[in-house]
RNA sequence: UGCUGGAUAGCUUAAUCGGCAAAAGCGAUCGGUCCAUACCCGAUAGACUAUCAGUUCAAGUCUGAUUCCAGCAA
Numbered sequence: 001u002g003c004u005g006g007a008u009a010g011c012u013u014a015a016u017c018g019g020c021a022a023a024a025g026c027g028a029u030c031g032g033u034c035c036a037u038a039c040c041c042g043a044u045a046g047a048c049u050a051u052c053a054g055u056u057c058a059a060g061u062c063u064g065a066u067u068c069c070a071g072c073a074a
Base pairs, nucleotide, nucleotide: 001073002072003071004070005069006068007067010026011025012024013023019057028044029043030042031041032040050066051065052064053063054062
């Protein structure tokens, strides 16, 4: 320098062909249970989807640029 893949909640991952209110596990908080802790059960909060634009009635998803990470080639 070129090519490929990736960036979504504190962490790990979903999200079908562009369409309901972006979902789950772990973790956090509160409650229940227990003599108590853990396990278990219930509830709550938490991401405007790396950034900026574009297309569209509608974008996590499509297009362009940029940033960062990983790999490959030189």
Molecule: transfer RNA
Organism: Lachnospiraceae bacterium